Model confidence (mean pLDDT): 93 of 100.
The RNA shown here (c-di-GMP-I riboswitch aptamer) has 77 nucleotides and comes from a soil metagenome.
Its Rfam family is "c-di-GMP-I riboswitch aptamer". Gene Ontology term of the family: cyclic-di-GMP binding.
RNAcentral holds the sequence, with entries from MGnify.
[in-house]
RNA sequence: GCAAAGCCGUCGAAAGACGGUGACGCAGAGUCGCGGGGCUACAGCGGUGAAACGCCGCCAUGCCAGCCGGGCCGCCA
Numbered sequence: 001g002c003a004a005a006g007c008c009g010u011c012g013a014a015a016g017a018c019g020g021u022g023a024c025g026c027a028g029a030g031u032c033g034c035g036g037g038g039c040u041a042c043a044g045c046g047g048u049g050a051a052a053c054g055c056c057g058c059c060a061u062g063c064c065a066g067c068c069g070g071g072c073c074g075c076c077a
Stems, first nucleotide, its partner, number of pairs: 001026002006021006024066001028073001030072003034069003037064003044058005
C1' cells in the first nucleotide's frame, strides 16, 4: 500500500460484481481471461410428468486474477 470473511445497499436467473463498513491475510492480494483449473445454468437442447414458469441431465456466450502458470507494468536488495 492492498483489503478476506461477515454485515448493509445496488445490479444480476445465478455464479458473482460495485459501493459502504470491517481486517483474514498478501512483498507485487498491480493489470490482462493468453494456457490450465474452478463456479453458475437465464436462454437452448434432451428426459420425466396430465400439467407447471415443476423436477433431472447436458451446456458458456456468463463469472473467479486472493487457484496455478504466463504476458505487461512496478518495488526492494